[in-house]
RNA sequence: GGGCCCGUAGCCCAGCCAGGAUAGGGCGCCAGCCUCCUAAGCUGGUGGUCCGGGGUUCAAAUCCCCGCGGGCCCGCCA
Repeated sequence: GGGCCCGUAGCCCAGCCAGGAUAGGGCGCCAGCCUCCUAAGCUGGUGGUCCGGGGUUCAAAUCCCCGCGGGCCCGCCA
C1' cells in the first nucleotide's frame, strides 16, 4: 500500500441483509422483599454522541461516500 471483517449502555452482544414512530437483551450497579446476617432467589429502578462528519430519503443504528480506531490476510521494504 491492497482486500475482508468489526465499532450500539460500565462490560459482552442482538438489531443492519430487506429503512418506519419511544433502540433492546444478558451481566453489572442502586433500592426494596426474603433471611438472624450474607449469598442465592424475587420485584422495581438505573442506564446510549448507535465511532465522527457528510449525502440520499417523508423517515437512517440500518443504505451511499469520506475519515478515525481495532482485528485478520496479502503485498512492498532485499
This is a predicted structure of a 78-nucleotide RNA (transfer RNA) from a Thermoprotei archaeon. The organism belongs to Thermoprotei, within Archaea.